[in-house]
RNA sequence: CUCUUAUCAAGAGCGGUGGAGGGAAUAGGCCCUUUGAAACCCGGCAACCUUAGAGCAGACUUGUUCUGUUUUUAAAAGGUGCUAAAUCCUACAGGUCACUAUUGAUCUGGAAGAUAAGAG
Numbered sequence: 001c002u003c004u005u006a007u008c009a010a011g012a013g014c015g016g017u018g019g020a021g022g023g024a025a026u027a028g029g030c031c032c033u034u035u036g037a038a039a040c041c042c043g044g045c046a047a048c049c050u051u052a053g054a055g056c057a058g059a060c061u062u063g064u065u066c067u068g069u070u071u072u073u074a075a076a077a078g079g080u081g082c083u084a085a086a087u088c089c090u091a092c093a094g095g096u097c098a099c100u101a102u103u104g105a106u107c108u109g110g111a112a113g114a115u116a117a118g119a120g
Base pairs, nucleotide, nucleotide: 001120002119003118004117005116006115007114008113013042015041016040017039021032022031023030026091027090028089029088043083044082045081048079049078050075051074052073053072054071055069056068057067058066059065060063087112092109093108094107095106096105097104098103
């Protein structure tokens, strides 16, 4: 970098360093920010990988056995991740409603993106 699968409306500091930007990219919108942005450190959150138990299913060597698990409970040492706003919102296709229309509201799907696990 490519592919596959899962998740993306919850959660997380009034700390330190730092000094002007930031919210992925493009466009539009809307926000955050000198009452201190990014980045780094510490702290925290979550539970994808992980560990233990219960349930369920299967196997045979019938056991205080082994294996699996799209169920469930708990833990957090390690590998990541995350720590304003739904992935901040819209962009493409379709449905419904309002409007003469432009357009607006809403729902579904897609695209793009992020993160994890696995494969190449």